[in-house]
Context: one part of a larger RNA
RNA sequence: UUGGGCGUAAAGCGUCUGUAGGUGGCUUUUCAAGUCCGCCGUCAAAUUCCAGGGCUCAACCCUGGACAGGCGGUAGAAACUACCAAGCUGGAGUACGGUAGGGGCAGAGGGAAUUUCCGGUGGAGCGGUGAAAUGCGUUGAGAUCGGAAAGAACACCAACGGCGAAGGCAGGUUACCAAGAUAUAACUGACGCUGAGGGACGAAAGCGUGGGGAGCGAACAGGAUUAGAUACCCUGGUAGUCCACGCCGUAAACGAUGCUAACUCGUUUUUGGGCUUUAGGGUUCAGAGACCAAGCGAAAGUGAUAAGUUAGCCACCUGGGGAGUACGCUCGCAAGAGUGAAACUC
Numbered sequence: 001u002u003g004g005g006c007g008u009a010a011a012g013c014g015u016c017u018g019u020a021g022g023u024g025g026c027u028u029u030u031c032a033a034g035u036c037c038g039c040c041g042u043c044a045a046a047u048u049c050c051a052g053g054g055c056u057c058a059a060c061c062c063u064g065g066a067c068a069g070g071c072g073g074u075a076g077a078a079a080c081u082a083c084c085a086a087g088c089u090g091g092a093g094u095a096c097g098g099u100a101g102g103g104g105c106a107g108a109g110g111g112a113a114u115u116u117c118c119g120g121u122g123g124a125g126c127g128g129u130g131a132a133a134u135g136c137g138u139u140g141a142g143a144u145c146g147g148a149a150a151g152a153a154c155a156c157c158a159a160c161g162g163c164g165a166a167g168g169c170a171g172g173u174u175a176c177c178a179a180g181a182u183a184u185a186a187c188u189g190a191c192g193c194u195g196a197g198g199g200a201c202g203a204a205a206g207c208g209u210g211g212g213g214a215g216c217g218a219a220c221a222g223g224a225u226u227a228g229a230u231a232c233c234c235u236g237g238u239a240g241u242c243c244a245c246g247c248c249g250u251a252a253a254c255g256a257u258g259c260u261a262a263c264u265c266g267u268u269u270u271u272g273g274g275c276u277u278u279a280g281g282g283u284u285c286a287g288a289g290a291c292c293a294a295g296c297g298a299a300a301g302u303g304a305u306a307a308g309u310u311a312g313c314c315a316c317c318u319g320g321g322g323a324g325u326a327c328g329c330u331c332g333c334a335a336g337a338g339u340g341a342a343a344c345u346c
Base pairs, nucleotide, nucleotide: 004317005316008299012314014201015200016199017198021194022193023192025088026087027086028085033081034080035077036076038074039073040072041071042070043069048066049065050064051063052062053061054060091191092188093187094186095184097182099180103177104176106174107173110154114150115149116148117147118146119145120144121143125136126135162169163168206247207246208245209244210243211242215241216240220236221235222234223233258313259312260311261310262309263308266291267290268289269288270287271286272285273284274283275282276281295302296301319346320345321344328339329338330337331336
C1' cells in the first nucleotide's frame, strides 16, 4: 500500500463555522466527456504460457499460436453520471401566529449566613481531636443583645426536569441580543450534506496590568501521629479563588460513541407545542429517561437518542517500551502548546 478497523482491546479532532474538494431529490430535453459495443492501427525481438519439432533425455535451441491488457483512430448506442435548456415540491430556507427555557450580555436593587469592628450584659474558660497539643482568653475571650462595614455565594423551589455547538448556564427584576420546537402550508425552487487548510468559541489551573480580599486555601510555619511523616488530622496562613482588560488553548474537554440522511417489534415515564366529542383519556411532532424483540457484539452490553441495516463526507489507528521524548519549524511574556521521529530494546 491493499485489506481491516475506531464505546471498553491501538484509533472520533474539545466544539462549531466555513474555503477548496468529494458527494447530492423528482420530471422532460440537448450533447456524447465518462460508460457500452463494432472495426482499424500500434504496444521490437528475446522472456512467460500453449501446441509441435531438433540435440540419445533434460537444461538448451527452433517453428507457430495465445493469455492479460494499455494507447490512438473511426462508425454507432443513449439507460446511468457529467454537460445544455425548461420545469416540479417532498430536501433546504423564508414569512406569519401563539409559545417553553439556569441560552448570552449589561444595569440597578434583595435577604439569610460568615468574618471583622464599635457598644451593652457577663466573668473563665473557649477552640480542636481518636486522644491531645500548638492557638485564642482577666489588657475580659467564648456565650448573648444592639449597631456598622466588607466580600463571596444564592437554602427551599429542584426533578430521572430545562437551555446551549461544546466549554457551560440557577436568588428575584429590567433593557438589549440570539437560538429552538410547534402550527399554518403563503413564498423561493435543490439554494442541500460533509468539510483538507483557514476562522471563531473553548472548564480549571497559570501569566500580564490595575483593583478587590469575607470565607476557603497550594506554598509556608507550628502542633500532633509515626521507626521516620517533607503526608493523612489540628492551629494559623501567602499566592490564588472575585472584578475589568489582555494572554494561555489544555482536561477522564466522556456518551471514553464524528456529522448528515433514510429504514427497522413493543412497553413505560417525563419536558415543550398542536389536534381532539366524557379528558385521571386518545393522537401527532420535537426533546429527555427506563425496560426489552430482531439484529449486532469477544463478552459485558447495545437496541428508533443503535454499538442494527444502508448511503455521503471528514478525522484517526497499525505490537509494548524508548516517547507524546529529541531535533527542526510555528505560536506564546512565560509556563508551555501544536506538529512529531530514530537508534536501541522486549
A computed fold for a 346-nucleotide part of an RNA from an uncultured bacterium, annotated as small-subunit ribosomal RNA, central domain. Model confidence (mean pLDDT): 86 of 100.